[in-house]
RNA sequence: AGGGCUGACCGGGUGAUCGCGUGGUCAAGGCUACGAGGAAAGUCCGCGCUCCGCAGGGUACGGCGCCGGUUAACCGCCGGACGAGGUAACUCGAUGGCAGAGUGCAACAGAGAACGAAUUGCCCACGCGAGUGGGUGAGGGUGAAAAGGUGCGGUAAGAGCGCACCGGCAUCGCUGGUAACAGGGGUGGCCGGGCAAACCCCGCCGGGAGCAAGGUCAAGCAGGCGCAAGGGGCGACCCGUCCCAUUUGAGCGCCGGGUAGACUGCUUGAGGCUGUCCGUAAGGGCAGCCCUAGAGAGAUGAUCACCGCCCAGGAAUGGGAACAGAACGCGGCUUACAGGUUGACCCUGCUG
RNA sequence: CGGGGCGUGGCGCAGUCCGGUAGCGUGCUUGAAUGGGGUUCAAGAGGUCGACGGUUCGAAUCCGUCCGCCCCGA
Numbered sequence: 001a002g003g004g005c006u007g008a009c010c011g012g013g014u015g016a017u018c019g020c021g022u023g024g025u026c027a028a029g030g031c032u033a034c035g036a037g038g039a040a041a042g043u044c045c046g047c048g049c050u051c052c053g054c055a056g057g058g059u060a061c062g063g064c065g066c067c068g069g070u071u072a073a074c075c076g077c078c079g080g081a082c083g084a085g086g087u088a089a090c091u092c093g094a095u096g097g098c099a100g101a102g103u104g105c106a107a108c109a110g111a112g113a114a115c116g117a118a119u120u121g122c123c124c125a126c127g128c129g130a131g132u133g134g135g136u137g138a139g140g141g142u143g144a145a146a147a148g149g150u151g152c153g154g155u156a157a158g159a160g161c162g163c164a165c166c167g168g169c170a171u172c173g174c175u176g177g178u179a180a181c182a183g184g185g186g187u188g189g190c191c192g193g194g195c196a197a198a199c200c201c202c203g204c205c206g207g208g209a210g211c212a213a214g215g216u217c218a219a220g221c222a223g224g225c226g227c228a229a230g231g232g233g234c235g236a237c238c239c240g241u242c243c244c245a246u247u248u249g250a251g252c253g254c255c256g257g258g259u260a261g262a263c264u265g266c267u268u269g270a271g272g273c274u275g276u277c278c279g280u281a282a283g284g285g286c287a288g289c290c291c292u293a294g295a296g297a298g299a300u301g302a303u304c305a306c307c308g309c310c311c312a313g314g315a316a317u318g319g320g321a322a323c324a325g326a327a328c329g330c331g332g333c334u335u336a337c338a339g340g341u342u343g344a345c346c347c348u349g350c351u352g
Numbered sequence: 353c354g355g356g357g358c359g360u361g362g363c364g365c366a367g368u369c370c371g372g373u374a375g376c377g378u379g380c381u382u383g384a385a386u387g388g389g390g391u392u393c394a395a396g397a398g399g400u401c402g403a404c405g406g407u408u409c410g411a412a413u414c415c416g417u418c419c420g421c422c423c424c425g426a
Base pairs, nucleotide, nucleotide: 001348002347003346004345006343007342008341009340010339012307013306014305015304016303017302018301020035021034022033023032024031025030026029037323041334042333044332045331046330047329048328049210050209051208052207056239057238058237059236061206062205063204064203065202066080067079068078069077070076081095082093083092084091085090096201097200102199103198104195105194119140120139121136122135123134124133125132126131148166149165150164151163152162153161167191168190169188170187171186172185174183175182176181214264215263216262217261223255224254225253226252227251230244231243232242233241271290272289273288274287275286276285277284278283309320310319311318312317353425354424355423356422357421358420359419362378363377364376365375372409380396381395382394383393384392402418403417404416405415406414
């Protein structure tokens, strides 16, 4: 210098004028304070909170799945292991199943596709011959996949048939590590693989619904049917449990009718920033400071000036600035994003 | 705001659960039959299954992310 890889951050600033929403204030139409994001998005996970009386057990159903940690929790994050890609930095991976057991799938092609086959070829025997019987899995061919690889021996031809080395598997110890796992050794020629984002099995987790949840007040309306010794909560089922009944009226369910108002839930929270300590890190402890939208599913803007950035132009000057927008809150993930700043690291070339 | 479903020739749908050649009706094109048209008969074209990734030898189908449409809820 060029190329690459990865992390963090910004995503216009200041002022004036006009305007909008919420709160406060008083002399009642002025003054004052605050007023979108890193994703507010998708609603894909996980929680808080609320109701279903409690949220109990089992089955079903669903989700997750290497190991250790972190957390309120997680399909998140951090660190590690293994596998794959890359020269490397680094990236990607739903990666349990030999713990023990079972089932299924593999179209087409091909002789043969999973309790192991004989098309061509090779070899032997018989036959004058066409061919028949047997041996073989080494060569050809098909396929995504064809039953370890190389060499030597061996043989009628061959073959782990035997041997040496290499690779894998099973099994028994050892060493290191919390573990996943790694390394190394002994024994056995044991050498029939793939798919579990196929059924299934194992382990762990999950009760259901959601702020239009739910609570209070006001206004308004028309009731009807069913349920009996049982009915219902329980919205998948069973157990269990609770409520109301068996005292004729309550409760519950279904259908129908009415309302579309106000307040609350509502924003101080697993909150943010700074410092410090522990930890490789995610994260955690302590101290100090700060308060920062909450609706009518409705506000959060516009114009001008100056400055900064980008583009065009010789200049004057002209033009441009992304993705997007709260609705109960929070932790993540994913997706969208013009342009810009910055840290670590890798490779190649050149120069000293 | 929350919850659920769907996307396959031009149109309406099946196939997706349990992976292996994409099919049915209608419409379209050509030909025959008719004096001409309709009906009928015969032949044919037309799809990368909403998009992009992943698992697999192989994906409309299984899994993930995104896009579009529809329905329900005080």
This is a predicted complex of two RNAs, RNase P RNA and transfer RNA, with 426 nucleotides together. Model confidence (mean pLDDT): 78 of 100. Rfam match: Bacterial RNase P class A. Rfam describes the family as follows. Ribonuclease P (RNase P) is a ubiquitous endoribonuclease, found in archaea, bacteria and eukarya as well as chloroplasts and mitochondria. By type it is a ribozyme. Rfam links the family to the GO terms tRNA processing, dimeric ribonuclease P complex and ribonuclease P activity.